A computed fold for a 72-nucleotide RNA from Candidatus Iainarchaeum sp., annotated as transfer RNA. Its mean pLDDT, the model's own confidence on a scale to 100, is 85. It matches the Rfam family "tRNA". By type it is a transfer RNA.
[in-house]
């Protein structure tokens, strides 16, 4: 240098053009003589950053960041 993936909630991960979701973790209530389990509710995301393209982008395209993984 050069190819290819990844980048989404405090963490692991879904979402393949139409209102951003799950599991754990967090509060908070119920149950209990208590605690953990269980079970409802609820909080928390300028979808890495900045452009194109669309009537509309997390998604499709250019750049650039920061990881990984090969090549040389």
């Nucleotide at each position: 240098g050069c190819u290819u993936c990844u980048g989404u909630a405090g963490c692991u991960c879904a979402g393949u053009g139409g209102u951003a979701g799950a599991g754990c973790a967090c509060a908070a209530c119920a149950c209990u003589c208590g605690u953990a389990a269980u079970g409802u509710u609820g909080g928390g995301g300028u979808c890495g950053c900045g452009g194109g393209u669309u009537c509309g982008a997390u998604u499709c395209u250019c750049g650039c960041c920061a990881g990984a993984a090969g090549c040389u």